[in-house]
RNA sequence: GCAUGCCUAACACAUGCAAGUCGGACGCCUCUGGGGGCGGUCCGAGUAGAGCGGCGGACGGGUGAGUAAUGCUUGGGAAUUUGCCCAGUAGUGGGGGACAACAUGUGGAAACGCAUGCUAAUACCGCAUACGCCCUACGGGGGAAAGCAGAGAUCCCCUGCUAUUGGAGAAGCCUGCGUCGGAUUAGCUAGUUGGUGGGGUAAAGGCCCACCAAGGCGACGAUCCGUAGCUGGUCUGAGAGGAUGAUCAGCCACACUGGGACUGAGACACGGCCCAGACUCCUACGGGAGGCAGCAGUGGGGAAUAUUGGACAAUGGGGGCAACCCUGAUCCAGCCAUGCCGCGUGUGUGAAGAAGGCCUUAGGGUUGUAAAGCACUUUCAGUAGGGAGGAACCUGGCGUUACCUACAGAAGAAGCACCGGCAAACUCCGUGCCAGCAGCCGCGGUAAUACGGAGGGGGCGAGCGUUGUUCGGAAUUACUGGGCGUAAAGGGCGCGUAGGCGGACUGACAAGUCAGGGGUGAAAGUCCUGGGCUCAACCUGGGGACUGCCUUUGAAACUGUUGGUCUAGAGUCCGGGAGAGGAUGGCGGAAUUCCCAGUGUAGAGGUGAAAUUCGUAGAUAUUGGGAAGAACACCGGUGGCGAAGGCGGCCAUCUGGACCGGCACUGACGCUGAGGCGCGAAAGCGUGGGGAGCAAACAGGAUUAGAUACCCUGGUAGUCCACGCCGUAAACGAUGUGUGCUAGCCGUUGGGAAGCUUGGCUUUUCGGUGGCGCAGCUAACGCGUUAAGCACACCGCCUGGGGAGUACGGCCGCAAGGUUAAAACUCAAAGGAAUUGACGGGGGCCCGCACAAGCGGUGGAGCAUGUGGUUUAAUUCGAAGCAACGCGCAGAACCUUACCAGCCCUUGACAUGCCCGUUUCGGCCUCGGAUUGGGGCUUUCAGUUCGGCUGGACGGGACACAGGUGCUGCAUGGCUGUCGUCAGCUCGUGUCGUGAGAUGUUGGGUUAAGUCCCGCAACGAGCGCAACCCUUGUCCCUAGUUGCCAGCAUUUCGGAUGGGAACUCUAGGGAGACCGCCGGUGACAAACCGGAGGAAGGUGGGGACGACGUCAAGUCAUCAUGGCCCUUAUGGGCAGGGCUACACACGUGCUACAAUGGCCGGUACAGAGGGUCGCCAACCCGCAAGGGGGAGCUAAUCUCAGAAAGCUGGUCGUAGUCCGGAUCGAAGUCUGCAACUCGACUUCGUGAAGUCGGAAUCGCUAGUAAUCGCGAAUCAGCAACGUCGCGGUGAAUACGUUCCCGGGUCUUGUACACACCGCCCGUCACACCAUGGAAGUAGGUUGCACCAGAAGUAGGUAGUCUAACCCUCGG
Repeated sequence: GCAUGCCUAACACAUGCAAGUCGGACGCCUCUGGGGGCGGUCCGAGUAGAGCGGCGGACGGGUGAGUAAUGCUUGGGAAUUUGCCCAGUAGUGGGGGACAACAUGUGGAAACGCAUGCUAAUACCGCAUACGCCCUACGGGGGAAAGCAGAGAUCCCCUGCUAUUGGAGAAGCCUGCGUCGGAUUAGCUAGUUGGUGGGGUAAAGGCCCACCAAGGCGACGAUCCGUAGCUGGUCUGAGAGGAUGAUCAGCCACACUGGGACUGAGACACGGCCCAGACUCCUACGGGAGGCAGCAGUGGGGAAUAUUGGACAAUGGGGGCAACCCUGAUCCAGCCAUGCCGCGUGUGUGAAGAAGGCCUUAGGGUUGUAAAGCACUUUCAGUAGGGAGGAACCUGGCGUUACCUACAGAAGAAGCACCGGCAAACUCCGUGCCAGCAGCCGCGGUAAUACGGAGGGGGCGAGCGUUGUUCGGAAUUACUGGGCGUAAAGGGCGCGUAGGCGGACUGACAAGUCAGGGGUGAAAGUCCUGGGCUCAACCUGGGGACUGCCUUUGAAACUGUUGGUCUAGAGUCCGGGAGAGGAUGGCGGAAUUCCCAGUGUAGAGGUGAAAUUCGUAGAUAUUGGGAAGAACACCGGUGGCGAAGGCGGCCAUCUGGACCGGCACUGACGCUGAGGCGCGAAAGCGUGGGGAGCAAACAGGAUUAGAUACCCUGGUAGUCCACGCCGUAAACGAUGUGUGCUAGCCGUUGGGAAGCUUGGCUUUUCGGUGGCGCAGCUAACGCGUUAAGCACACCGCCUGGGGAGUACGGCCGCAAGGUUAAAACUCAAAGGAAUUGACGGGGGCCCGCACAAGCGGUGGAGCAUGUGGUUUAAUUCGAAGCAACGCGCAGAACCUUACCAGCCCUUGACAUGCCCGUUUCGGCCUCGGAUUGGGGCUUUCAGUUCGGCUGGACGGGACACAGGUGCUGCAUGGCUGUCGUCAGCUCGUGUCGUGAGAUGUUGGGUUAAGUCCCGCAACGAGCGCAACCCUUGUCCCUAGUUGCCAGCAUUUCGGAUGGGAACUCUAGGGAGACCGCCGGUGACAAACCGGAGGAAGGUGGGGACGACGUCAAGUCAUCAUGGCCCUUAUGGGCAGGGCUACACACGUGCUACAAUGGCCGGUACAGAGGGUCGCCAACCCGCAAGGGGGAGCUAAUCUCAGAAAGCUGGUCGUAGUCCGGAUCGAAGUCUGCAACUCGACUUCGUGAAGUCGGAAUCGCUAGUAAUCGCGAAUCAGCAACGUCGCGGUGAAUACGUUCCCGGGUCUUGUACACACCGCCCGUCACACCAUGGAAGUAGGUUGCACCAGAAGUAGGUAGUCUAACCCUCGG
């Protein structure tokens, strides 16, 4: 600038305004001034007022309550009216009587009247005339008028009036198509449908009335219910559609609610009347007044919508001849960023990349040319001046107008949401599942790009976000354009009505269809193209479009209608054979049960095992006879029949359908099928029979924690028959019916044909029923001529899960129940198919001291040690099923030490840098105490250019910093445990699959082994296995001291010495073992079994070695490390205490409980280690621990160091002991600054529990278990009975893999994937939400009937009044 602005209460309204005008129709009257007149008064001019009269108040303006058709839209129609306007024709003569105003009187509070009297007209009424007009029985009859004003002037003009014709515009009526949802609304209708005759209207018509007839509407949805003004258009969409109906425009309806008419050209009338009602107001209580869904405005309602403005200047409307008056129509202004459009908030330059902010790896980065600074500009806003057009003479509300000029100054002018993904944009701090965010997924539990703040960034910009609504995306209702085997979805099956669809040839018609022409489809809007505002929004000219309807002329392929013809669809006929097809009647044998009789005796029956039960009153078993009911073994078959449900002994009768072959016949007779009708397993119901067996319910016995179950013993309905209901099933092929087309192969069943080789034959054909499979389809699984393929026709059904196939209503049913079938509420999923895992009280195969077979233990006792718990000032911390608990700790008296109480230090016990001072160090004295420490004395470092010059060390000072066993192992590195030394885990390429993935890696064998072989759409490879490494077992070579000694010599008899190099041994190097050889098995393989040889045989024994990964496994207290926290303390130092506590519980061990033993004496044999701050010999002392002593040894030399069990001799004699050694007392030894809390050892004395251990549980398969001692690390010493090593003696057992535990592999199921320690169901308790039911109660709407009944219209009757006009003078 342009536009919009109560979507809710058609809720109620104060106040003002929104419809008047005409003196040129009329009478009266007020006031003003003029003229005449003496005056009463008269004339003419203007003006105010009400009245009579005319026109207009039916337009304009508002609203959307009602209305699903009396409406609207589009097209058509005939039986109509029309004031003002336009065109035409004719006329406009002559009379009469009133009523307002007014006057007087009077009633009332008011509103408003009443009575009498006077008066005019373009008011009213006759008469005359009437071409045309109206009525008519065709003879005739009926009906008009008005004047006023002006100018001229003597008959005309303008404007009126009357009658009439035509037009324009307007209005009324009829009608085809179209116009929301609900069938849980299926039947509706008596003026109803039609006719005849009337009435009525402007006009057709049941519009109304009388009579007659019985119709009319409806599944193409009547009626009823709910909702709704309709349209042009608007929003969205590619379109088709979907939603919507503000502003603008057309139509309709309404005017406080309901009813009614009057007037009028037009109304049943928004600002008219009457009545009723509700509400409000006035009142003198008697009565009255009112209707904003006009413009403003008020209250109310609401999330929410403006000024009680200006003007008639323009456009338009009413009145008037006109001037003019009126106009909340309208034109303008005001308010609101409500929408659309345009513009500004500055431009250029400017690196020291300023300061500040933020981040940082501390270097820097970023904000950022951004700012400042410098140089410019002035749009908009402001101030001043000028100033159009809108107007044709006058006339401008807008208006401080638009526009132009001048002036000043960067001056007055930027925000909002966002930054995890979708979706453009990232960091820090705070917070710590809190506070909060969130459109969906989802963020937040201490390192949050997701919360809050900040910096930065991306987006839009005078706006930006949020919320609501509509369309889109959504092919997610699918007309365009979807589906129904398993995801939601095929009706249980058939017959068949309406409807839909329908074979071949030919003619006609032209409804559908197609083409041309005409009419219409208002304007505005959308689109195209011009023009006007500086541009744009906006306004405007032209065009196109409006996909439609009507009408006309043609075409004839297809559909349709109709005539004729045909036989391929369909059906009829004849001849055949197949069949558990159906119904009825009869017959049969086996079995069960019961009854009778015989034989016979103690059990039978039943189960996992039992019991209830039956049986000495004779069961079971067995034999004979009889009765009854039900079902029909074998045949029997992915065989047959039937529409489905379903159908099974045999015979007979009645009966349906299909199939094959054949010629003849009919001539499209067909397919499908909403409603409808029929059939329809089992169970169930009714009536009457029947009832052997079986068997819901029920009873008893078992099982069990319980067992209203599974098992057992009984047992009633029922199962059977007849008749009648029910009408449902996983009624399944989870696959509607019909037709056509599209590779095959193999069975089976019924029929036919052909061929020969005549058969248990082959080929072929039609119909059925199965398996596999190509193409194709499918999300996959799968289907595949019996389709889920390719098509057509018709029907049924689906539209997220739950609520729910439920409630209510209807229909059906005797009932049970069936059928039809929702909503509230709630969730973000529910579901299908397939994949990989994991799991299974699923399956197959296999392994392991896993079980079994054995040996020895633990669990009971005492003690040691660790843990829990408790206690405490502290009992530092960690480890927690296996895989924490003799674990970190290979050694807590102080130290360690991290803990507690106390005292002390603050640049620090420790590191680096700076300044100053003193110079190592040791000793002595002194300060109040313990210590660190301070002071004094003495002595005093290195280099040197001789200078306190340099370095080092020490001390002091200030600051950066040090320090932390403080937190987080769920922020981490590293290291470790565990599954598990289990045999697995993967990759490349190829192939398969839409994909996840698969294949390889599965399969057949074999192995300790994914070890190897064979096969194979796989071929190879990697990490694991194995081997390579160490050790041990045999031999050989080399070497020979400290080791060795066969032979020789010596000897003190000791390899001691000479010597030897053979042996042992030592420690270097080699050999050896590979299923290599033989036999057998196996597949001619891999391999396995047996054997030979060999020290060793099938990995010889042992060790080191631990795949991809799992457990957020363990460790921030080994170490390292991010973040956080402490900084005169959570850091550092000291001495003391604590980690060693003790009602108790657990783990791991030691010693035992004894005679395979204890004790005493004698006596034999190892290996591997350690040792100079050390191991320590001989010898001496001590009962002993130990002490003294000092040789040797840096070690194959010396030493620790006597090995013990064993062997041998003796003793003990089954006992709380000559077992066992705890505990306690006394005395000692050693280490150490120091053994009180709190060490070990020795001697003497003391002599507890314990007599082999409940439930449960552990280890071990050979030099193993068991048992015996020895050594080492740590360490002053030691709580070590621990740990790690070493050797001595030295067993038993393994049938086997069913079971327990763990593991591997294949397969299967899965609703699990945090993966069975999973998932998940129901009741109950409490609270709340929503819905259904409920004795009832109240309200709304509606149908039918009815009491009472206003105003009003029409008619009838009665009474009364009455100027014109008529009169026979009475009316």